[in-house]
RNA sequence: AAAGUGGUCCGGGUGACCGCUUGCCCCGCCACUGGCGGGGUGAGAGGAAAGUCCGAGCACCGAAGGGCAGGAUGGUCGGUAACGCCGACCGGGGGCGACCCCAGGGAAAGUGCCACAGAGAGCAGACCGCCCGUCUUCGUCACGCCGCUGGCGUGACUUCGACGCGGUAAGGGUGAAAGGGUGAGGUAAGAGCUCACCAGUGCCGGUGGUGACACCGGCAGCUAGGUAAACCCCAUCCGGUGCAAGGCCAAAUAGGGGAGCGUAAGAGGGCGGCCCGUUCAAAGCUCCCGGGUAGGCCGCUAGAGGCCGUCGGCAACGGCGGUCCCAGAUGAAUGGUCACCCAUCGACAGGCUCAGGGCAAGCCUCUGACCUGUUGAAGACAGAACUCGGCUUACAGGACCACUUUGCAC
Numbered sequence: 001a002a003a004g005u006g007g008u009c010c011g012g013g014u015g016a017c018c019g020c021u022u023g024c025c026c027c028g029c030c031a032c033u034g035g036c037g038g039g040g041u042g043a044g045a046g047g048a049a050a051g052u053c054c055g056a057g058c059a060c061c062g063a064a065g066g067g068c069a070g071g072a073u074g075g076u077c078g079g080u081a082a083c084g085c086c087g088a089c090c091g092g093g094g095g096c097g098a099c100c101c102c103a104g105g106g107a108a109a110g111u112g113c114c115a116c117a118g119a120g121a122g123c124a125g126a127c128c129g130c131c132c133g134u135c136u137u138c139g140u141c142a143c144g145c146c147g148c149u150g151g152c153g154u155g156a157c158u159u160c161g162a163c164g165c166g167g168u169a170a171g172g173g174u175g176a177a178a179g180g181g182u183g184a185g186g187u188a189a190g191a192g193c194u195c196a197c198c199a200g201u202g203c204c205g206g207u208g209g210u211g212a213c214a215c216c217g218g219c220a221g222c223u224a225g226g227u228a229a230a231c232c233c234c235a236u237c238c239g240g241u242g243c244a245a246g247g248c249c250a251a252a253u254a255g256g257g258g259a260g261c262g263u264a265a266g267a268g269g270g271c272g273g274c275c276c277g278u279u280c281a282a283a284g285c286u287c288c289c290g291g292g293u294a295g296g297c298c299g300c301u302a303g304a305g306g307c308c309g310u311c312g313g314c315a316a317c318g319g320c321g322g323u324c325c326c327a328g329a330u331g332a333a334u335g336g337u338c339a340c341c342c343a344u345c346g347a348c349a350g351g352c353u354c355a356g357g358g359c360a361a362g363c364c365u366c367u368g369a370c371c372u373g374u375u376g377a378a379g380a381c382a383g384a385a386c387u388c389g390g391c392u393u394a395c396a397g398g399a400c401c402a403c404u405u406u407g408c409a410c
């Protein structure tokens, strides 16, 4: 320098003006434990606030002890309030490497499935090939017989072909996958059929490790396909509903209960209020109590909290000390405009700069890089709603750390 691996962090800044929500203080008004208005001062989204996928706190139902069903998880040891999260390690796979990936229990319990191709896809299979047997056929040799330049028969070897509910899993061919590999023996041909070595598996023993597991030795021809985010088996865990949980205060109207008054000797309504009067009128009227609704308050933001230091631990994380207070809205605030700056991209202009190119050799212009200036564009993903711990997904642009491989220079 190029290419890469892993991780941490930021995710626009400053100022002015105009707003929004809210804590506290002051002033004014009102129907005054309050409300409204004005002023001052302080605070006001995120790394994911998102998806709502896991795990908890909290609340209510409820009493959750056992079983069934259902769901989740699945190497080991740790971390944690807990987890399906995190760390370290083990095993398998990938990469030259830094490093990355794994739903990583059981397929020698049972069942299912394995497209296409292929003869055969599971206690497998005979298509080609190889071998055997029977028949046939070409030929050679040997022997025997006859009517003897020849013919016939038998046997061995051999060629062609057909057949066999024949043998064979070495070889070919199909396939992602066809029942270990190499060699020797063996056989009609073959085959772990037998043997040696190698690989794997199972069992037994030993050593190391908390453990997953690793290594070593012996035995058994045991060689067993894949698939369990297929059914299933094994082990462990899981009561349900979610802040619209839940608690408190509490109108109007309607309905419920009680008391009083009243039903023709007139309750009540209209004629602007009251009395009289007049008229309508038939069964209610007034007060009190309690439940629910609208509405309001609490829950509600100080928490398994953040930051710094130190100690323990490989780490996840934990102990101790110090320090800080950091949104609580509810038709739902956290914003808008302008100016300057920041980093990114594009265009244009310039250069005592560097590299390449040209020649008339110190100039030229062209190309690229770098720097400066002017100008334009764009500044992502997305937004709390009870609160935490995680995971996953989205994201313009930028900063930093550690490491790997290759090349060059010293």
Base pairs, nucleotide, nucleotide: 001406002405003404004403005402006401007400008399009398010397012341013340014339015338016337017336018335020044021043022042023041024040025039026038027037028036029035030034046381050392051391053390054389055388056387057386058242059241060240061239070238071237072236073235074234075089076088077087078086079085090104091102092101093100094099105233106232110231111230112227113226114225127172128171129168130167131166132164133163134162135161139157140156141155142154143153144152145151146150180198181197182196183195184194185193199223200222201220202219203218204217205216206215207214208213246298247297248296249295256289257288258287259286260285261284268280269279270278271277305324306323307322308321309320310319311318312317342379344377345376346375347374348373349372350371351370353369354368355367356366357364358363359362